Notes:
Predicted 3D model of a 111-nucleotide RNA (SAM riboswitch aptamer (S box leader)) from Singulisphaera sp. GP187. Rfam family: SAM riboswitch aptamer (S box leader). Gene Ontology term of the family: regulation of gene expression. The coordinates come from a structure-prediction model, not an experiment, and the mean pLDDT is 85. Lineage of the source: Bacteria > Pseudomonadati > Planctomycetia > Isosphaeraceae > Singulisphaera.
[in-house]
RNA sequence: CACUCAUCGAGACCGGCUGAGGGACAGGCCCAAAGACGCCGGGGCAACCGACCGCGAAAGCGGCGCGGUGCCAACUCCUGCGGAAACUCUUGUGUUUCCGGGAGAUGAGCA
Numbered sequence: 001c002a003c004u005c006a007u008c009g010a011g012a013c014c015g016g017c018u019g020a021g022g023g024a025c026a027g028g029c030c031c032a033a034a035g036a037c038g039c040c041g042g043g044g045c046a047a048c049c050g051a052c053c054g055c056g057a058a059a060g061c062g063g064c065g066c067g068g069u070g071c072c073a074a075c076u077c078c079u080g081c082g083g084a085a086a087c088u089c090u091u092g093u094g095u096u097u098c099c100g101g102g103a104g105a106u107g108a109g110c111a
Stems, first nucleotide, its partner, number of pairs: 003109006013042005021031003025080004043072003048068003052063004076103001081100007
């Protein structure tokens, strides 16, 4: 990097350093010199995998938060492609909601 499976409307800060953009991409809309983004220290959230404990024949369910990850602005910030419905009505459309995809992120496996 690719492939497979699962999840993505909850949750989580205080300092130091740096100094201009950042939020994947596009269009929006936000964050940002009252210092964003990034890096470091400490803290935390959560529970995907492992360990341990309990129930169970097993599959599995629950607990725990020790280890491995992850995360700590906004629903994955919204939309991006397809379908359905409702409202609108100038019968062209527009708006909203839902469903399914695509893209993305994270974990585990596989190669």